Model confidence (mean pLDDT): 84 of 100. This is a predicted structure of a 545-nucleotide part of an RNA (large-subunit ribosomal RNA, domain I) from a Bacteroidota bacterium. It matches the Rfam family "Bacterial large subunit ribosomal RNA". Taxonomically the source falls in Bacteroidota (Bacteria, Pseudomonadati).
[in-house]
Context: one part of a larger RNA
RNA sequence: GGCACACGGUGGAUGCCUUGGUUCUCAGAGGCGAAGAAGGACGUGACAAGCUGCGAAAAGCUGCGGGGAGGAGCAAAUAUCCGUUAUAUCCGCAGGUAUCCGAAUGGGGCAACCCCUCCGGUUGAAGGCCGGAGAUCCCCCGAGGAUUCGGGGGAGGCGAACCCGGGGAACUGAAACAUCUAAUUACCCGGAGGAAAAGAAAACAAAAGUGAUUCCCUAAGUAGUGGCGAUCGAACGGGGAGGAGCCCAAACCGGUUUUGUUCAGGCAAGAUCGGGGUAGUAGGACUGCGAUAUUGGGAAUAAAUAAGAAAUGGAAGAUUUCUGGAAAGUUACACCACAGGGGGUGAGAGUCCCGUACAUGUAAUUAUUUAUUUUCAUAGCAGUAUCCUGAGUAGGACGGGACACGAGAAAUCCUGUCUGAAUCAGCCAGGACCAUCUGGUAAGGCUAAAUACUUCUGAGAGACCGAUAGUGGACCAGUACCGUGAGGGAAAGGUGAAAAGCACCCCGAACAGGGGAGUGAAAUAGUACCUGAAACCGUGUGCUU
Numbered sequence: 001g002g003c004a005c006a007c008g009g010u011g012g013a014u015g016c017c018u019u020g021g022u023u024c025u026c027a028g029a030g031g032c033g034a035a036g037a038a039g040g041a042c043g044u045g046a047c048a049a050g051c052u053g054c055g056a057a058a059a060g061c062u063g064c065g066g067g068g069a070g071g072a073g074c075a076a077a078u079a080u081c082c083g084u085u086a087u088a089u090c091c092g093c094a095g096g097u098a099u100c101c102g103a104a105u106g107g108g109g110c111a112a113c114c115c116c117u118c119c120g121g122u123u124g125a126a127g128g129c130c131g132g133a134g135a136u137c138c139c140c141c142g143a144g145g146a147u148u149c150g151g152g153g154g155a156g157g158c159g160a161a162c163c164c165g166g167g168g169a170a171c172u173g174a175a176a177c178a179u180c181u182a183a184u185u186a187c188c189c190g191g192a193g194g195a196a197a198a199g200a201a202a203a204c205a206a207a208a209g210u211g212a213u214u215c216c217c218u219a220a221g222u223a224g225u226g227g228c229g230a231u232c233g234a235a236c237g238g239g240g241a242g243g244a245g246c247c248c249a250a251a252c253c254g255g256u257u258u259u260g261u262u263c264a265g266g267c268a269a270g271a272u273c274g275g276g277g278u279a280g281u282a283g284g285a286c287u288g289c290g291a292u293a294u295u296g297g298g299a300a301u302a303a304a305u306a307a308g309a310a311a312u313g314g315a316a317g318a319u320u321u322c323u324g325g326a327a328a329g330u331u332a333c334a335c336c337a338c339a340g341g342g343g344g345u346g347a348g349a350g351u352c353c354c355g356u357a358c359a360u361g362u363a364a365u366u367a368u369u370u371a372u373u374u375u376c377a378u379a380g381c382a383g384u385a386u387c388c389u390g391a392g393u394a395g396g397a398c399g400g401g402a403c404a405c406g407a408g409a410a411a412u413c414c415u416g417u418c419u420g421a422a423u424c425a426g427c428c429a430g431g432a433c434c435a436u437c438u439g440g441u442a443a444g445g446c447u448a449a450a451u452a453c454u455u456c457u458g459a460g461a462g463a464c465c466g467a468u469a470g471u472g473g474a475c476c477a478g479u480a481c482c483g484u485g486a487g488g489g490a491a492a493g494g495u496g497a498a499a500a501g502c503a504c505c506c507c508g509a510a511c512a513g514g515g516g517a518g519u520g521a522a523a524u525a526g527u528a529c530c531u532g533a534a535a536c537c538g539u540g541u542g543c544u545u
Base pairs, nucleotide, nucleotide: 001544002543003542004541005540006539007538008537009536015530016494017493020465021464022462023461024460025459026458027457028456029454030453031158032157039101040100041099042055043054044053046078050074051073061095062094063093064092065091066090070082071081072080106115107114108113116134117133118132119131120130121129122128136155137154138153139152140151141150142149143148162193163191164190165189166188167187173180177227203210204209214241215240216239217238218237224232245446246445247444248390252275253274254273255272256271257270258269259268260267261266280424282389283388284387285386286383287382288381289380295377296376297375298374299373300372301371302370303369304368305367306366307365311360312359313358317333319332322329334351335350336340342354343353344352395419396418397417398416399415400414401413402412405431426441427440428439429438430437481488482487501529504516505515506514507513
């Protein structure tokens, strides 16, 4: 030095565990903000560094309700207090307070700071203190000749995804690459809601019919599109979810007002307000007849009922044998069950504890029904001469874009430029175009549900993870640390049933470490703490070079 065995050290794998995560389901909520948000800074405790809570009324104040013997958060110590049968702590609901920064809004500013003006208060004064007001933009009203002034109202910022609109890539694929694709994606901007958008046919269809929109299944990877490459990719029809329809403009009638004109009575035009009216089997105005019906919505009040907070009640083993530190295990015998979901308790508990099933309970608040009041809306028959029925619109040309459809035979939709109709005997569509036929009625608007999403709250589930996993984060983590900055971004869980966390003695310089003693079931469970693998480092013994 090697090998073997034994015993250790180191190390922290493995096993077991879970406070955390992850995905989903069902409900709720779907916003907060100038009445100052989100997010912060600084304070606030007897002592107080951090976290949590709170805000100069500062781990809190008030009211109402619950609950009740113990309390003064994490947090175990000391001190000082509070409370014990009802004003403690605690829980719920509703209020009060709520410094400074921050949209930040009196002005400024290197956020949490500095400096003003006016009014009021502080007996007077103040480079003081206290309270209030003072940003910008938009709308409405009033005053005025007007810059403007006064009054009232609104907006602004934040927020996970979902939604609508405006802009808008490239990598990539096409085995290169340019049309194409990726993709109307990522990303940027604007806007809204709890959903948004869409929506009551100028729709489809095809000789038969359907009857707003949205979503799902199918049709169908079909018809098509396509350097006919890569790709892209419908609709009709069928089956479901859901279901809801309405209002203007105009004609006509009337009011107010302005202007023009006049024979001074008026007339015409414009503006504005009210009635009227809303359709495709055209409808309406208008004329005539008839009627005041029917039905429905909103709001307020009252009553009843239901839901609804903290909470309350809630069955049955103090049984027995054995093992053990400990019984819930085992043994024997019982019991409850609308409760044998779950968790805890010294191992595995229906009957020990918290609970669970099932009942009870009311405040704020909400819903339904009924009643009353109030308010709003809603209908018919006949005639058809005249009037009305959305114009720089429809359509066209050129250039783009959207449609599954790349300009194509290219309908349909949008529109930058230029043009430009008809008026119900009208007009549009049915995939160039024409005719017949069929369907519809553009150029105004509103509209629940079925659908999408989850920052957040409650309840629950998982052939999801179990500490190098699962969130980056089970732990004081978006922390420490890195970076000028944008930004990047960790490691780190487990004594024991209970601290019973080793009194006392000894070695030692020792508040290091250790040996006894003691606790404990265990101390090779001693806070460097469950288990404690391997690498690595030793000690002893044996064999061997």

Background
The RNAcentral record of the full RNA draws on ENA.